[in-house]
Context: one part of a larger RNA
RNA sequence: CCUUCAUCAAGGAAUUAGGCAAAUUAACCCCGUAACUUCGGGAGAAGGGGUGCCUCGGUGUGUGAGCUCUGAACAGAAGGAGCACACGGAGGUCGCAGUGACAAGGCUUUAGCGACUGGUUACCAAAACCACAGGUCUCUGCAAACUCGAAAGAGGACGUAUAGGGGCUGACACCUGCCCAGUGCCGGAAGGUUAAGGGGAGUGGUUAGGGCGCGUGAGAACGCGUUCGAAGCUACGAACCGAAGCCCCGGUGAACGGCGGCCGUAACUAUAACGGUCCUAAGGUAGCGAAAUUCCUUGUCGGGUAAGUUCCGACCCGCACGAAUGGUGUAACGACUAAAGCACUGUCUCGAUGAAGGACCCG
Numbered sequence: 001c002c003u004u005c006a007u008c009a010a011g012g013a014a015u016u017a018g019g020c021a022a023a024u025u026a027a028c029c030c031c032g033u034a035a036c037u038u039c040g041g042g043a044g045a046a047g048g049g050g051u052g053c054c055u056c057g058g059u060g061u062g063u064g065a066g067c068u069c070u071g072a073a074c075a076g077a078a079g080g081a082g083c084a085c086a087c088g089g090a091g092g093u094c095g096c097a098g099u100g101a102c103a104a105g106g107c108u109u110u111a112g113c114g115a116c117u118g119g120u121u122a123c124c125a126a127a128a129c130c131a132c133a134g135g136u137c138u139c140u141g142c143a144a145a146c147u148c149g150a151a152a153g154a155g156g157a158c159g160u161a162u163a164g165g166g167g168c169u170g171a172c173a174c175c176u177g178c179c180c181a182g183u184g185c186c187g188g189a190a191g192g193u194u195a196a197g198g199g200g201a202g203u204g205g206u207u208a209g210g211g212c213g214c215g216u217g218a219g220a221a222c223g224c225g226u227u228c229g230a231a232g233c234u235a236c237g238a239a240c241c242g243a244a245g246c247c248c249c250g251g252u253g254a255a256c257g258g259c260g261g262c263c264g265u266a267a268c269u270a271u272a273a274c275g276g277u278c279c280u281a282a283g284g285u286a287g288c289g290a291a292a293u294u295c296c297u298u299g300u301c302g303g304g305u306a307a308g309u310u311c312c313g314a315c316c317c318g319c320a321c322g323a324a325u326g327g328u329g330u331a332a333c334g335a336c337u338a339a340a341g342c343a344c345u346g347u348c349u350c351g352a353u354g355a356a357g358g359a360c361c362c363g
Stems, first nucleotide, its partner, number of pairs: 001358008010349002014347001019344001027051005036041001038171001052093005058087006068077003094098001106342007113334002118130002134169007146155003172329004177259003182256002184252005191247003197241002202236005209228008260278005287321001288318001299315005
């Protein structure tokens, strides 16, 4: 010096991102206990007091002797000594200290988030994340929807809409505004578009044959070239018919989502209840608001401090809150987050001493 532990004058958070760590508190009995509240809680709230040993008597419970009575006896009755335990009381007594060691909540206030118990990154994160009861939308009539499986089949379920699947929200209280133009979903079927398929106008290829030209030949005929070309076969193929879908017409927001700008105006000034105008599907309602959201920003005012970029209460100019991607509250709860206080302390001023085990030296 390192690890683990013990103690400390005066001060007592000055330390630090932060009381991290440590200290305080602690058992049992008694007294006492606020706001708030969903009347259950909060609550072990907070805050106080007591606790050893000896003696004495008291009360209660258990057990129940001797003596006495009845009785021939077995036995029974009355009685309450003694002992044991428990609970309270009085007096005394020792120490610094009596739950004498060990073991055994520190407490309070304010705010944020999440209602709660629960679950989670096995091995750096336990949380405000996930879940949750509750709410709501939607699908599903049973051979259910849905999931697994080429299939058989299985789960759903030996269930049946008070059931089952999926999505979102997340106790409870008060509530949940406007927009259906876009996208999605649901419904509709008149019209437009539209596949395979049907249909087959027509076109090409092929050639039996015909025409023309040339050659050979007496002729018949043959050969070559060129052109036309039926039927058949074959390749293609227009009109027309032809479903869902899409276009189209409606509905639907606890579906995905969205929820304006400029200018002017009141008898001080300022502001604008009011007016004008442009755009939109509609222009953000209630509530909340410098917020886990506020850039400017340490906004401004108030509180707390001697002094406060944090905190609490307001204001509203919301860069860029806002209503089940829920809004605002909320008792209880939380190894959550922020702020403050009491108590307490080696966290610190500022360090010191001691112990055990290492490190170091010798072996």
A computed fold for a 363-nucleotide part of an RNA from a marine sediment metagenome, annotated as large-subunit ribosomal RNA, domain IV. Rfam family: Bacterial large subunit ribosomal RNA. The full RNA is in RNAcentral, with records from SILVA. Its mean pLDDT, the model's own confidence on a scale to 100, is 87.